[in-house]
Context: one part of a larger RNA
RNA sequence: UGACGGGGGCCCGCACAAGCGGUGGAGUAUGUGGUUUAAUUCGACGCAACGCGCAGAACCUUACCUGGUCUUGACAUCCCAAGAAUCUGAGUGAAAGCUCAGAGUGCCUCUUUGAGGAGCUUGGUGACAGGUGCUGCAUGGCUGUCGUCAGCUCGUGUCGUGAGAUGUUGGGUUAAGUCCCGCAACGAGCGCAACCCUUAUCUUUAGUUGCCAUCAUUUAGUUGGGCACUCUAGAGAGACUGCCGGUGUCAAACCGGAGGAAGGUGGGGAUGACGUCAAGUCCUCAUGGCCUUUAUGAUCAGGGCUACACACGUACUACAAUGGUCGGUACAAAGGGCAGCGACAGGGCGACCUGUAGCGAAUCUCUUAAAGCCGUUCUCAGUCCGGAUUGGAGUCUGCAACUCGACUCCAUGAAGUUGGAAUCGCUAGUAAUCGUGGAUCAGCAUGCCACGGUGAAUACGUUCCCGGGCCUUGUACA
Numbered sequence: 001u002g003a004c005g006g007g008g009g010c011c012c013g014c015a016c017a018a019g020c021g022g023u024g025g026a027g028u029a030u031g032u033g034g035u036u037u038a039a040u041u042c043g044a045c046g047c048a049a050c051g052c053g054c055a056g057a058a059c060c061u062u063a064c065c066u067g068g069u070c071u072u073g074a075c076a077u078c079c080c081a082a083g084a085a086u087c088u089g090a091g092u093g094a095a096a097g098c099u100c101a102g103a104g105u106g107c108c109u110c111u112u113u114g115a116g117g118a119g120c121u122u123g124g125u126g127a128c129a130g131g132u133g134c135u136g137c138a139u140g141g142c143u144g145u146c147g148u149c150a151g152c153u154c155g156u157g158u159c160g161u162g163a164g165a166u167g168u169u170g171g172g173u174u175a176a177g178u179c180c181c182g183c184a185a186c187g188a189g190c191g192c193a194a195c196c197c198u199u200a201u202c203u204u205u206a207g208u209u210g211c212c213a214u215c216a217u218u219u220a221g222u223u224g225g226g227c228a229c230u231c232u233a234g235a236g237a238g239a240c241u242g243c244c245g246g247u248g249u250c251a252a253a254c255c256g257g258a259g260g261a262a263g264g265u266g267g268g269g270a271u272g273a274c275g276u277c278a279a280g281u282c283c284u285c286a287u288g289g290c291c292u293u294u295a296u297g298a299u300c301a302g303g304g305c306u307a308c309a310c311a312c313g314u315a316c317u318a319c320a321a322u323g324g325u326c327g328g329u330a331c332a333a334a335g336g337g338c339a340g341c342g343a344c345a346g347g348g349c350g351a352c353c354u355g356u357a358g359c360g361a362a363u364c365u366c367u368u369a370a371a372g373c374c375g376u377u378c379u380c381a382g383u384c385c386g387g388a389u390u391g392g393a394g395u396c397u398g399c400a401a402c403u404c405g406a407c408u409c410c411a412u413g414a415a416g417u418u419g420g421a422a423u424c425g426c427u428a429g430u431a432a433u434c435g436u437g438g439a440u441c442a443g444c445a446u447g448c449c450a451c452g453g454u455g456a457a458u459a460c461g462u463u464c465c466c467g468g469g470c471c472u473u474g475u476a477c478a
Base pairs, nucleotide, nucleotide: 001478002477003475004474005473007472008471009470010469011468012467013466015462016461019426020425021424022423023422026317027316028315029314030313031312032311033310034308035307042053043052064303065302066301067300068299069298070297073128077127078126079124080123081122082121083120086103087102088101089100090099091098092097107117108116109115110114130292131291133290134289135288139286140285141281142280143279144277146275151190152189153188154187155186156185157166158165159164170181171180172179196269197268198267199266201237202236203235204234205233206232207231210227211226212225215224216223240263243257244256245255246254247253319419323378324377326375327374328373329372335366336365337364340359341358344355345354346353347352385416390411391410392409393408394407395406396405432454433453434452435451436450437449438448
């Protein structure tokens, strides 16, 4: 100087408390461990691994296993030889491939019966290619974490023999090393804040594909008309403790108030200092070293990653009446669409099929939002709750749904009556609850990312638990 303390002081955080809803019990989905296996590819392991890499394993992916094949190689550059490239057919084979037959003769240049060149294919020689092989404890890059915590430092000066100290401590204050005052310090840098995006209000410009107050018109903003309103998207305004009162050291600031759409960082996002964990990643990529070279490389078929006495994590669905069922009816936002979205009409109980309009979309379409509201029925039961499982029949995608897809219909109708110890999230348009869209994607979503609808309860307080910041103290630790 740090680190640590079941030392002290001050302060903060859904840290506790006050509340609401869960997890832990059931079934299923999914990840992991374990076990099994020819293989169940590999990585990730307290928080910070475990719906993680994987924004989507039937083949492919794929790295694993079994078997069939290749050895200058699937891919790159160089050298030599031959042939246009290319296309078609046959045999064999699971395919990869192997064998054979046929068609075909292009482009550019020149000294044009010919020669050379580019490009492509085949064969050959070796230099080399290749490696998701090892080492993340050799590395770059990227990322997680403490933590959006308020800290981390430097120059000069001063103090100290020195390590170092001071500044950065102290008194107030703040979300903040934020600001003020004081002070052997005076300044400065990286952080904080602001500048950026979005949302909340208004003005203005613009008025189609958007909108419709007035006029006419229509089944319908449909058409004429209009751009006032909504909205869209450009430019501005607006919030600064600016104003008033009080407290305060004539300070910073705090408390209350006015005006205001918004008030003291208005809400949300992006933004992550010096560093810590030899944290994670050599399987994104790059890369040192090592290893491999008829194999640890390459290719094909099939299998596996989907196994299943069990254990754990994360979710979904429930156990019901604040509910289930049936009928009617209302209101979104944000996105996507041409190998696409597909209206509408017809067929099918349905998944879906047939025909096709429109739309590269503020125009057409996905697109009926659902919870809600109004009625109907059920009357507390393992039930008209719950839907697992299983049988049968189908639909769709796709060479192909056996291992191993999703969905539909009929039948079947398991556990489950609110969950032990323990444990998690959340402070407001939040929790809870309800649907909607998107990426990936041929197909496949209870996951992920986004969107809106309905919409709470509680916070006395900081004694305690956890984590963190500042000062101080002890230490046989570094």
This is a predicted structure of a 478-nucleotide part of an RNA (small-subunit ribosomal RNA, 3' major domain) from a metagenome.